Model confidence (mean pLDDT): 82 of 100. The RNA shown here (transfer RNA) has 74 nucleotides and comes from an Aigarchaeota archaeon. It matches the Rfam family "tRNA". Rfam classes the family as a transfer RNA.
[in-house]
RNA sequence: GCGCCUGUAGCUCAGCUAGGUAGAGCGUCGGACUCUUAAUCCGAUGGUCGAGGGUUCAACUCCCUCCAGGCGCG
Numbered sequence: 001g002c003g004c005c006u007g008u009a010g011c012u013c014a015g016c017u018a019g020g021u022a023g024a025g026c027g028u029c030g031g032a033c034u035c036u037u038a039a040u041c042c043g044a045u046g047g048u049c050g051a052g053g054g055u056u057c058a059a060c061u062c063c064c065u066c067c068a069g070g071c072g073c074g
Base pairs, nucleotide, nucleotide: 001073002072003071004070005069006068007067010026011025012024013023020057027045028044029043030042031041032040050066051065052064053063054062
């Protein structure tokens, strides 16, 4: 330098195929239970969807450029 993959909540990841209200688990906080802790249960807390631009009534999703990481080729 070229090709492919990945980037979404504090963490691990769905959602993208087929555009239509951004989700799960863990975590954190509060409560119940318990002599206390753990476990369990209830409630709450969560986001410029890597960045910019384009298409569209509408974009995490499609298109373009760039950034970061990984793998392969040279």